This is a predicted structure of a 351-nucleotide part of an RNA (small-subunit ribosomal RNA, central domain) from an uncultured bacterium.

Context: one part of a larger RNA
RNA sequence: CUGGGCGUAAAGCGCACGUAGGCGGAUUUGUAAGUCAGAGGUGAAAUCCCGGAGCUCAACUCCGGAACUGCCUUUUAUACUGCAUCUCUUGAGUCCUGAAGAGGUCAGUGGAAUUCCGAGUGUAGAGGUGAAAUUCGUAGAUAUUCGGAAGAACACCAGUGGCGAAGGCGGCUGACUGGACCUAUAUUGACGCUGAGGUGCGAAAGCGUGGGGAGCAAACAGGAUUAGAUACCCUGGUAGUCCACGCCGUAAACGAUGAUAACUAGCUGUCCGGUGACUUGUCCCUUGGGGGGGCCCACCUAACCCUUUAGCUUCUCCGCCUGGGGAGUUCGGCCCCAGAGUUUAAACCUC
Repeated sequence: CUGGGCGUAAAGCGCACGUAGGCGGAUUUGUAAGUCAGAGGUGAAAUCCCGGAGCUCAACUCCGGAACUGCCUUUUAUACUGCAUCUCUUGAGUCCUGAAGAGGUCAGUGGAAUUCCGAGUGUAGAGGUGAAAUUCGUAGAUAUUCGGAAGAACACCAGUGGCGAAGGCGGCUGACUGGACCUAUAUUGACGCUGAGGUGCGAAAGCGUGGGGAGCAAACAGGAUUAGAUACCCUGGUAGUCCACGCCGUAAACGAUGAUAACUAGCUGUCCGGUGACUUGUCCCUUGGGGGGGCCCACCUAACCCUUUAGCUUCUCCGCCUGGGGAGUUCGGCCCCAGAGUUUAAACCUC
């Protein structure tokens, strides 16, 4: 390389957009590039293969044949592919109506709690633990009442609920804004799918500059525990956590399951929307649409299990795997503010 694979054995890029490329619905006519068939030319010799012959045999050598699966020219066929062309509406968009949602950004605002500050009442303890101690407190703590300040997070509602491509998103109000969905026509007429490079987004931690700092809390300090205790427990406590702008670009970034499309038994909740009925916000009914769950045949699977939201049966495109360790390491390159790192990615050796 081929073959075979990628939920858990090695293996799906964290996610999307998109360039080249690959692939692509129905239909008319033309062309004849691919494709099919015939003919001609060429495809040196040797080698290989087959049949003979010669050295006593063999290697070797000689003769003949086949082959050289290729290329070029010319003629033919036109189903399929390509190209050009006439159309179409099922794929894909656009217009209309309706309604749901923690989708995003910005601004404003609310109450509970915590801590601190001031004042009142009040007196000897309070904290904390398995038990204690460090710690706080007669300079009046803890408790309790009133007033004030600050920052951060949003109880109940809350739900195998919703939205988003993923990361993720939860008090309330407003402004701006993205996407999906339903209904009914109309409209464009294949405008599509995937996507190497590329570009953008991307939790937490971390980094840079400037703010902010209530609570929590790496590091650190002390008290315990212990043989020791650089821990688990306790008392403190700084970065950080928060905001603005800019980096970083990684996670068990998980459904450990790439994207699009089609097809394949059922049963049962639920979310959004729709038709009908009536008590108008509820119950019942009905059929199909879009999401999100549970159970379960066939099939598949090494098994576990999966099962219309497939890991079934298929088409197209991309990514990735090839024994364990060495190693996601060295070296080199790219990226980066970085003595932090990321990405790409070996070999010797060893079992």